[in-house]
């Protein structure tokens, strides 16, 4: 310096361009003499950052950042 992939809750992860969701952890309740285990509910997102297209973007386009890989 080319190139290819990633990026979405605290973790590891899903989502055909048309209400952002799962587990697992948190937090609260129930069970229990306590815990741990088990059962319920909640809660938690500028979808990595910045424009554009479209009625409508997490998904398409285009810059830029981080990361991993592969080439000189």
């Nucleotide at each position: 310096g080319g190139g290819u992939g990633u990026g979405u809750a605290g973790c590891u992860c899903a989502a055909u361009g048309g209400u952002a969701g799962a587990g697992c952890a948190u937090u609260a309740g129930g069970c229990u003499u306590u815990u741990a285990a088990c059962c319920u509910a909640c809660u938690g997102g500028u979808u990595g950052c910045a424009g554009g297209u479209u009625c409508a973007a997490a998904u398409c386009c285009u810059g830029c950042c981080a990361u991993a890989c592969c080439u000189a």
RNAcentral holds the sequence, with entries from ENA and Rfam. A computed fold for a 72-nucleotide RNA from Micromonas commoda, annotated as transfer RNA. RNAcentral records the identical sequence in 3 taxa. Rfam family: tRNA. From the family's description: Transfer RNA (tRNA) molecules are approximately 80 nucleotides in length. The family's RNA type in Rfam is transfer RNA. The prediction has a mean pLDDT of 80.